[in-house]
Context: one part of a larger RNA
Molecule: large-subunit ribosomal RNA, domain IV
Organism: Bacillota bacterium
RNA sequence: CCCUCGUUAAGGAACUCGGCAAAUUGACCCCGUAACUUCGGGAUAAGGGGUGCCUCGCUAUGGUUAAGAGCCAGAGGAGGCCGCAGAAAAGUGGCCCAAGCGACUGUUUACCAAAAACACAGGUCUCUGCGAAGUCGCAAGACGAAGUAUAGGGGCUGACACCUGCCCGGUGCUGGAAGGUUAAGGGGAGGGCUUAUCCGGCACUCAACUGUGUAUACCUGAAGAACUGUAUGGUUGAGAGAAUGCAUUUCAACCAGCUUACGGCUCUAGGUGUGUAGAGUUGAGUGCCGGAGAAGGUCUGAACCGAAGCCCCAGUGAACGGCGGCCGUAACUAUAACGGUCCUAAGGUAGCGAAAUUCCUUGUCAGGUAAGUUCUGACCCGCACGAAUGGUGUAACGAUUUGGGCGCUGUCUCAACGAGGGACCCG
Numbered sequence: 001c002c003c004u005c006g007u008u009a010a011g012g013a014a015c016u017c018g019g020c021a022a023a024u025u026g027a028c029c030c031c032g033u034a035a036c037u038u039c040g041g042g043a044u045a046a047g048g049g050g051u052g053c054c055u056c057g058c059u060a061u062g063g064u065u066a067a068g069a070g071c072c073a074g075a076g077g078a079g080g081c082c083g084c085a086g087a088a089a090a091g092u093g094g095c096c097c098a099a100g101c102g103a104c105u106g107u108u109u110a111c112c113a114a115a116a117a118c119a120c121a122g123g124u125c126u127c128u129g130c131g132a133a134g135u136c137g138c139a140a141g142a143c144g145a146a147g148u149a150u151a152g153g154g155g156c157u158g159a160c161a162c163c164u165g166c167c168c169g170g171u172g173c174u175g176g177a178a179g180g181u182u183a184a185g186g187g188g189a190g191g192g193c194u195u196a197u198c199c200g201g202c203a204c205u206c207a208a209c210u211g212u213g214u215a216u217a218c219c220u221g222a223a224g225a226a227c228u229g230u231a232u233g234g235u236u237g238a239g240a241g242a243a244u245g246c247a248u249u250u251c252a253a254c255c256a257g258c259u260u261a262c263g264g265c266u267c268u269a270g271g272u273g274u275g276u277a278g279a280g281u282u283g284a285g286u287g288c289c290g291g292a293g294a295a296g297g298u299c300u301g302a303a304c305c306g307a308a309g310c311c312c313c314a315g316u317g318a319a320c321g322g323c324g325g326c327c328g329u330a331a332c333u334a335u336a337a338c339g340g341u342c343c344u345a346a347g348g349u350a351g352c353g354a355a356a357u358u359c360c361u362u363g364u365c366a367g368g369u370a371a372g373u374u375c376u377g378a379c380c381c382g383c384a385c386g387a388a389u390g391g392u393g394u395a396a397c398g399a400u401u402u403g404g405g406c407g408c409u410g411u412c413u414c415a416a417c418g419a420g421g422g423a424c425c426c427g
Base pairs, nucleotide, nucleotide: 001422002421003420004419005418006417007416008415010413011412014411019408027051028050029049030048031047036041038159052081053080054079055078056077061073062072063071064070082086094406095405096404097403098402099401100400101398102397106118107117122157123156124155125154126153127152128151134143135142136141160393161392162391163390165323166322167321170320171319172316173315174314175313176312179311180310181309185305186304190300191299192298193297194296197292198291199290200289201288202287203286204285205284206283207282208281209280210279212277213276214275215274216273217272218271219270220269224267225266227264228263229262230261232256233255234254235253236252237251238250239249240248324342325341326340327339328338351385352382363379364378365377366376367375
């Protein structure tokens, strides 16, 4: 120094967000006990007093019992004794006032929230006629219920008291059925694809005809020539290299030379027969492409018919929900009972109101305090209360929240001492 305890002068909440913690109180008997109240409560309200032991005494009285036996329980009274203290220890409510919220007892975040949250009895709306609605399950089946509308399911609200206003335009629900729209299905106008067949084009095959090339055979005729390539020269243009230009070189075009040179190659022309190649025309067949295309098949498909629903027409708020603005006006001023006007489905009624809701705001006034952003009572200018997402109250209740008071205290002024256990030192 820390933890768990004990005691404390004077003060007594000055501590602190806040009396958190601690302290006070505490049992039994007697007296006494307010507001308020749903008459039950509140209430152990609050606030006071007493309590040991001995004698009278086996008290009176009561219980048990057949009983004036016996046994047990036992107030009250009188007198006395001791201590600081007689419920002598332990255990064993602190109390009051006002307000919020929730009626209450209950339930809840097992392990940071116990509450104002949930539930609740009560209220109300709605569904459900029984093989009920609803729920679980694929189904069978089961729960509901061995129930039957004083029953069962669902929603909202949340004891009780007084109440619960206006709006059905939107959304929902209920009812309605004239018209509009509308699914599956029916209905089939028409269209697409497919193709027996027909037409056209192309290709191939075959046949006939026409002409051509080529090979070969034969016949006729002619002679040395024809064909082709390269080289050469000139001009022009382009490119390469080169500082530029010339020269050089490469390529292309044209011209010349034209037989001067070289190389290569071959034997020409006509007719007939055969083979072969390709071409054309006509005909037939096959294949492909294109066009037309009946019936059938298949795909698609308009008109028209066709419920509920929706549109439509009503109702319905303890269905989801909603519940205005501007301007003027009274013989001081101020304010506006009153008037005008715009908009809306309708413009917030009763009650409450700086509130668990009020931003401005510590609103203003009053109370309480020496001093009060909290609290209480009012006011109403409700940023942005409001009527079963209930409004306003309310006795009782609450380990609830807020404010105040009495008692009490080491919470504090302000700390001290003691005990036990740690820490620390030595071993």